[in-house]
RNA sequence: UCCGCAUCGAGAGAGGCUGAGGGAACCGGGCCUGUUGAAGCCUCGGCAACCUGCUCCGCCGGAGCAAGGUGCCAAACCCGGCCCGGGCCCCGCCCGGACGGAUGUGUC
Numbered sequence: 001u002c003c004g005c006a007u008c009g010a011g012a013g014a015g016g017c018u019g020a021g022g023g024a025a026c027c028g029g030g031c032c033u034g035u036u037g038a039a040g041c042c043u044c045g046g047c048a049a050c051c052u053g054c055u056c057c058g059c060c061g062g063a064g065c066a067a068g069g070u071g072c073c074a075a076a077c078c079c080g081g082c083c084c085g086g087g088c089c090c091c092g093c094c095c096g097g098a099c100g101g102a103u104g105u106g107u108c
Base pairs, nucleotide, nucleotide: 003106004105005104006103007102008101013044014043015042016041017040021033022032023031027081029079030078045073046072047071050069051068052066053065054064055063056062057061077100083097084096085095086094087093088092
């Protein structure tokens, strides 16, 4: 990398360096965001509880506590695109799914 599984409408930012873009592959549209400083890097802080550790119970399970390994800290994965299903007041709009993506975990 591939594959399987789980989750994705909650939560959590300051300082320094730097200087124009950024919004989870690419492309394109919308809408946001950004010189009142984006992305990136560093420091510190925080959120959460997947793995992990501990305790308890009615023990293939569940609950609680901690925070060692990850992850994360604008907006639902910001929202659409192409495909499928359903609904409606049917030139279209709405809802759900699939596809794609992110994170964790397992396996090779």
A computed fold for a 108-nucleotide RNA from an Actinomycetota bacterium, annotated as SAM riboswitch aptamer (S box leader). The sequence was found by an Rfam model in a public genome assembly. The coordinates come from a structure-prediction model, not an experiment, and the mean pLDDT is 78.